About this RNA:
Model confidence (mean pLDDT): 77 of 100. Predicted 3D model of RNase P RNA and transfer RNA as a complex of 480 nucleotides. Rfam match: Bacterial RNase P class A.
RNA sequence: GUGAGCCGGGCGAUCGCUGCCGCGGGUAACCGUUUCGCAAGAGACGUAGUGGCCGCGGGAGAGGAAAGUCCGAACUCCACAGGGCAGUGCGCCGGGUAACACCCGGGCGGGGCGACCCGACGGAAAGUGGCACAGAAAAUAUACCGCCCUGAGCGAGCUUUCGACGCCGUAAGGCGUCGAAGGCGAGUCGAAGGGUAAGGGUGAAAUGGUGCGGUAAGAGCGCACCGCGCGCCUGGCAACAGGCGUGGCAGGCCAAACCCCGCACGGAGCAAGACCAAAUAGGGAAGCAUCUCGGACGGCCCGUCCGCGCUUCCGGGUAGGUUGCUCGAUCCCGUCAGCAAUGCCGGGACUAGAGGAAUGAUCGCUGUCCACCGCAAGGUGGCACAGAAUUCGGCUUACAGGCUCAC
RNA sequence: GCCGGAGUAGCUCAGCUGGUAGAGCAGCUGAUUUGUAAUCAGCUGGUCGGGGGUUCGAUUCCCUUCUCCGGCU
Numbered sequence: 001g002u003g004a005g006c007c008g009g010g011c012g013a014u015c016g017c018u019g020c021c022g023c024g025g026g027u028a029a030c031c032g033u034u035u036c037g038c039a040a041g042a043g044a045c046g047u048a049g050u051g052g053c054c055g056c057g058g059g060a061g062a063g064g065a066a067a068g069u070c071c072g073a074a075c076u077c078c079a080c081a082g083g084g085c086a087g088u089g090c091g092c093c094g095g096g097u098a099a100c101a102c103c104c105g106g107g108c109g110g111g112g113c114g115a116c117c118c119g120a121c122g123g124a125a126a127g128u129g130g131c132a133c134a135g136a137a138a139a140u141a142u143a144c145c146g147c148c149c150u151g152a153g154c155g156a157g158c159u160u161u162c163g164a165c166g167c168c169g170u171a172a173g174g175c176g177u178c179g180a181a182g183g184c185g186a187g188u189c190g191a192a193g194g195g196u197a198a199g200g201g202u203g204a205a206a207u208g209g210u211g212c213g214g215u216a217a218g219a220g221c222g223c224a225c226c227g228c229g230c231g232c233c234u235g236g237c238a239a240c241a242g243g244c245g246u247g248g249c250a251g252g253c254c255a256a257a258c259c260c261c262g263c264a265c266g267g268a269g270c271a272a273g274a275c276c277a278a279a280u281a282g283g284g285a286a287g288c289a290u291c292u293c294g295g296a297c298g299g300c301c302c303g304u305c306c307g308c309g310c311u312u313c314c315g316g317g318u319a320g321g322u323u324g325c326u327c328g329a330u331c332c333c334g335u336c337a338g339c340a341a342u343g344c345c346g347g348g349a350c351u352a353g354a355g356g357a358a359u360g361a362u363c364g365c366u367g368u369c370c371a372c373c374g375c376a377a378g379g380u381g382g383c384a385c386a387g388a389a390u391u392c393g394g395c396u397u398a399c400a401g402g403c404u405c406a407c
Numbered sequence: 408g409c410c411g412g413a414g415u416a417g418c419u420c421a422g423c424u425g426g427u428a429g430a431g432c433a434g435c436u437g438a439u440u441u442g443u444a445a446u447c448a449g450c451u452g453g454u455c456g457g458g459g460g461u462u463c464g465a466u467u468c469c470c471u472u473c474u475c476c477g478g479c480u
Stems, first nucleotide, its partner, number of pairs: 001407007009366007017061002020058006029050002031046006063385001067396002070394005075269004087265005092106005107121001108119004122260002127258002129254003144200002146196005153189001154187001157184012208226006227249001228247008273323004283314006293307005330349005336343002367383001369382005408479007417432004426463001434450005456472005
């Protein structure tokens, strides 16, 4: 350096706080028995009755993350014949587990000299879409420069014929200059057409790579090796690996873009839910009063009904209280199975249950601990991150410092 | 305890199906005015809350973390 596991200041005393257990005291609550009374109610007893209360004693009391609330469950209520759509999540293979996006082992890919570490790791010829700028072209391909072929034309120069003029010559003619028509024609020339994708240039990315042959120049055009696709065989449960054969090679990248394929998932959450239940208001039922008041039966009277009023009872429900609430997929040790995660079996342990919410304070000793002061002896301060809230299994994040083992 | 939303310039906000981030107010300079305000012209100013990943490329997509706000009871 790498990986795995563990600790998270220690010991003691005193005073407190929150549950639990035991003992004692005492009684205005409850409960049981019983007396009186028509009833309402009143009284008595309770030997060790229950609980609150008081006193004493005993024992327990935050974490590896209790955190974030990111996943998966237990538990509870609601919904639900069955099936599907939508939506969300996951995604190499095998195993573990109650379940998981977790864990273990393996495969493949990437990184590291290495021990080892990392990986949202199905599908891009099912479809839709995107790829700015630059660049010829960003995906049914195409061709800017370049290379090669054809090549209208241009064209120095050479040359044939004719004409004009000049010179020479008696003449035939010769020479020179200019012009017209024609032919040949080198080429750092070249419109246009075609071939090519080797090279240049652009970009994050350019249509397999290297070499040889081949060609007008080139090109999987041909060949060898590497890579890739397909088929078969062998090994492996599988992912996959190896070998052989075959195909000149196919349409790049992005799905943490829509999407496709496969699998899983009903919703809400202990402030879920259950029980007891005051006051006030309101609801229902029965009885009384119907004297007075209001309304309906068209107006008036009588009458009937309803409401208001009084009493009793019932149910819902609020405050409040009780419960859910801590013994559980629990923890420790050992054997066995397994590479491991983990599981079976045996033995042992009980380890917070608060509710405006306890788990603290002080003192003494102490620390190969940290900071400051001091030459030193020593002194002062601190002891990381952080604190339960229905309960578990994980993940992630924070964490001074220290210990052990393996490589 | 549970659920939802936001973070972009000094302030208030745009930007969303990825391609070098804008507007208004504020600030500075100049013009105008006797001077100020208003107005006009120009300019400055950005770790897109932090970190990591996917991608050629991230304010945007994904994960993680921090801060703030709102709702239920």